[in-house]
Molecule: transfer RNA
Organism: Bacteroidales bacterium
RNA sequence: GCCCGGAUGGCGGAAUAGGUAGACGCGAAGGUCUCAAAAACCUUUGAGGUAACACUCGUGCCGGUUCGAUCCCGGCUCCGGGUA
Numbered sequence: 001g002c003c004c005g006g007a008u009g010g011c012g013g014a015a016u017a018g019g020u021a022g023a024c025g026c027g028a029a030g031g032u033c034u035c036a037a038a039a040a041c042c043u044u045u046g047a048g049g050u051a052a053c054a055c056u057c058g059u060g061c062c063g064g065u066u067c068g069a070u071c072c073c074g075g076c077u078c079c080g081g082g083u084a
Base pairs, nucleotide, nucleotide: 001083002082003081004080005079006078007077010026011025012024019067027045028044029043030042031041032040046057047056048055060076061075062074063073064072
């Protein structure tokens, strides 16, 4: 150089004939229980915004296609593998 695979919440990791993003697990916060704890169980847990709602944004980055993109197309960055 060329070819292949990958990049998704704090972490691991799902979701693709394009249609509610974040299932499930871990971690974290609050609670129930207890004299107190551990264990167990319940609730919450991306960001901005609001008094609270509402609302807006969010799948490595920049563009494109589309009513609609994690998914399709182009370029780029980084990581892993293959190859002369």